[in-house]
RNA sequence: GGGCCCGUUGCCCAGUUAGGAUAGGGCGCAGACCUCCUAAGUCUGAGGUCGUGGGUUCAAAUCCCACCGGGCCCGCCA
Repeated sequence: GGGCCCGUUGCCCAGUUAGGAUAGGGCGCAGACCUCCUAAGUCUGAGGUCGUGGGUUCAAAUCCCACCGGGCCCGCCA
């Protein structure tokens, strides 16, 4: 330098193929119930610029372009 894959809440992921209204799940966290207390269990809640910017569209996590970060493979130089 070329190709491919990944980036979504504190952590791990789904959703992208084939665009659709307030983006879900598990763990964790907070509160309540329960208990003498804790753990376990039940219920509720908070927490997201969907990597960044731009474009297309009535509408973008999803499609297109550029860039940033990470990984894999190939090539060049030495």
Model confidence (mean pLDDT): 81 of 100. A computed fold for a 78-nucleotide RNA from a Candidatus Bathyarchaeota archaeon, annotated as transfer RNA. It matches the Rfam family "tRNA". Rfam classes the family as a transfer RNA. The organism belongs to Candidatus Bathyarchaeota, within Archaea.